Context: one part of a larger RNA
RNA sequence: UUGGGCGUAAAGCGAGCGCAGGCGGUUAGAUAAGUCUGAAGUUAAAGGCUGUGGCUUAACCAUAGUACGCUUUGGAAACUGUUUAACUUGAGUGCAAGAAGGGAGAGUGGAAUUCCGUGUGUAGCGGUGAAAUGUGAACAUCUAUGGAAGAACACCGGGGGCGAAAGCAGUCUCUCUGGCUUGUAACUGACCCUGAGGGUACAAGGGGUGGGAAACAAACAUGAUUUCACCCGCUGGUCACCCACUCCACCAACCAUGAUAGCUCGGGGGUACACCCUUUCCUGGGUUUAGUGACGAAGCUAACGCAUUAAGCACUCCGCCUGGGGAGUACGACCGCAAGGUUGAAACUC
Numbered sequence: 001u002u003g004g005g006c007g008u009a010a011a012g013c014g015a016g017c018g019c020a021g022g023c024g025g026u027u028a029g030a031u032a033a034g035u036c037u038g039a040a041g042u043u044a045a046a047g048g049c050u051g052u053g054g055c056u057u058a059a060c061c062a063u064a065g066u067a068c069g070c071u072u073u074g075g076a077a078a079c080u081g082u083u084u085a086a087c088u089u090g091a092g093u094g095c096a097a098g099a100a101g102g103g104a105g106a107g108u109g110g111a112a113u114u115c116c117g118u119g120u121g122u123a124g125c126g127g128u129g130a131a132a133u134g135u136g137a138a139c140a141u142c143u144a145u146g147g148a149a150g151a152a153c154a155c156c157g158g159g160g161g162c163g164a165a166a167g168c169a170g171u172c173u174c175u176c177u178g179g180c181u182u183g184u185a186a187c188u189g190a191c192c193c194u195g196a197g198g199g200u201a202c203a204a205g206g207g208g209u210g211g212g213a214a215a216c217a218a219a220c221a222u223g224a225u226u227u228c229a230c231c232c233g234c235u236g237g238u239c240a241c242c243c244a245c246u247c248c249a250c251c252a253a254c255c256a257u258g259a260u261a262g263c264u265c266g267g268g269g270g271u272a273c274a275c276c277c278u279u280u281c282c283u284g285g286g287u288u289u290a291g292u293g294a295c296g297a298a299g300c301u302a303a304c305g306c307a308u309u310a311a312g313c314a315c316u317c318c319g320c321c322u323g324g325g326g327a328g329u330a331c332g333a334c335c336g337c338a339a340g341g342u343u344g345a346a347a348c349u350c
Stems, first nucleotide, its partner, number of pairs: 004321003007304002012318001015200001017198001021194002025087007033080002035076008048066007090191001091188003094184005102177006108170001109153001113149007124135002161168002206247006220236002258317002262313002266295001269292001271290002274287004299306002323350003332343004
């Protein structure tokens, strides 16, 4: 490389957007680049391939045939390409409805916690397996009341909703804003899909500058435990956690399952519409689309299991894999303030 693969054995980039590239719906015509086909030329000899023969066989040798390819020219027109004209099912727009923790900013609420003031009140409180450190006659804990601060939002809350992923939840209000679903079929008429590079957003954590700091709490310090404990548990406690701007770009970033659209038995359940029948009302029944769960048939699978949300049946495009360790290391390059990240070997060894 061919082939075979990628849920769990090695392997789907953590996720979007998107230039190039690849691929691409229906009908009719034109063309003849690809494609198929006839003829001619060329393709030195040797070599190659096929047949036959000769050295006992083989290697070797002889002989006959034959290329692949390229060029010129004639033809075919199904498919691909190009082009012309059209279509509406893919895609998008409009119109009419709908649901939602989608995003950004501003306001706003009540519990709880800690701290501060005051009253009441007196000897403990706190903590643990048990204790001690700690705290308290400078009046604590408890209790009542007033105040301050910061962070997080009980119940509702549901494998329920939204978002490309990361993720998103007190409440209602305001401003700006993205996507989705249903119905309709008015408009455009293939405008599509994927996507190497590239660029965008990206949890926690870490970094920079400036704020903030209630609780919690790496590091650290006591007091314990213990043979020793740097571990667990206790009392404290700084960074961090929060906000603004900014850098970093890693994750079991998981459905360990790339994206788009197509086809393929079923019954049951949630969510959001729409439609039909029924009902005075409440409702009840049925159909359908989208999304979301648990089962299950065929089929697939090494098995486990997956099963219209496929790991089934077929297509297109991208990414990736090729024994374990060495190693996601070394070196180089690029990026970063740094921490580090991306790319990514070999010797050796089993």
Molecule: small-subunit ribosomal RNA, central domain
Organism: uncultured bacterium